[in-house]
RNA sequence: UUGAAAAUUGGGCAAACUUAUCGAAAGAUAACGACGCAAAGCCAUGGGUCUAAGGACAGAUGUCUAUGAUUGCCAGGUUGCCGAU
Numbered sequence: 001u002u003g004a005a006a007a008u009u010g011g012g013c014a015a016a017c018u019u020a021u022c023g024a025a026a027g028a029u030a031a032c033g034a035c036g037c038a039a040a041g042c043c044a045u046g047g048g049u050c051u052a053a054g055g056a057c058a059g060a061u062g063u064c065u066a067u068g069a070u071u072g073c074c075a076g077g078u079u080g081c082c083g084a085u
Stems, first nucleotide, its partner, number of pairs: 004085001012037002018031005035072001041078003045075003048070003054065004
């Protein structure tokens, strides 16, 4: 210097709930708060799931539809911390 690599150190993120704001909604953002997470960092690329404003159909008040959302649903891509041996 390169490759593999368990613990551990320093730490990191932040579910639900509550409040405020935005949004048609799903949900997002911020504060509180920690359920958990070795990528629970980032990307909406593939699949899944959620919502249905608008649009279409119906005319038993509904049904369908993503251009909306979800990366803490799965996969993929990409970028990081530690280092006994």
Predicted 3D model of an 85-nucleotide RNA (c-di-GMP-I riboswitch aptamer) from a Negativicutes bacterium.
The model forms 95% of the base pairs in the Rfam consensus.
The coordinates come from a structure-prediction model, not an experiment, and the mean pLDDT is 84.
The sequence was found by an Rfam model in a public genome assembly.